[in-house]
C1' cells in the first nucleotide's frame, strides 16, 4: 500500500531549538508572535500489543472468548467529543454510515 477486526463523549506537558502556520480534507467554528508546523530532550497518560492470573467455551494447539492484573518492553496519545457539520433515516435531537486516526492480523 491494500483487505480485514477492534476502540475512538475518559485520561495525561514543561523546557530547548525553531519563527508562522495549525486543528486529516471541504465548510463553519477556534488555536496561534502571551510563539503556529517541525525536531529534540525530560516528564505524563492510556493498556491496542505484551507479562500474570481467574472462570467458562473447546476437545487438545498452551487454542478461543470473558473478566482482572503489572507497566520492563514495542506502538500511540498529551486544546476543544475525531472541536462541529459534511451522507442516509427518523425529527431538532437522537440513530447508522462514510471519511480519518490508533492498534492487531493477512497478503
Nucleotide at each position: 500500500c491494500a483487505c480485514u477486526c477492534a476502540u475512538c463523549c475518559a485520561g495525561a506537558g514543561g523546557g530547548g531549538u525553531g519563527g508562522a502556520g495549525g486543528g486529516a480534507c471541504c465548510g463553519g467554528c477556534c488555536c496561534g508572535g502571551c510563539g503556529a508546523a517541525a525536531c529534540c530532550c525530560c516528564a505524563g497518560c492510556a493498556a491496542c500489543c505484551a507479562u500474570c492470573u481467574a472462570c467458562g467455551c473447546g476437545a487438545u494447539a498452551u487454542g478461543c472468548g470473558u473478566g482482572g492484573u503489572u507497566a520492563c518492553g514495542g506502538u500511540g496519545c498529551u486544546a476543544a467529543a475525531u472541536c462541529c457539520g459534511g451522507c442516509a433515516g427518523a425529527u431538532u435531537u437522537c440513530u447508522g454510515g462514510a471519511a480519518g486516526a490508533u492498534g492487531g492480523g493477512u497478503g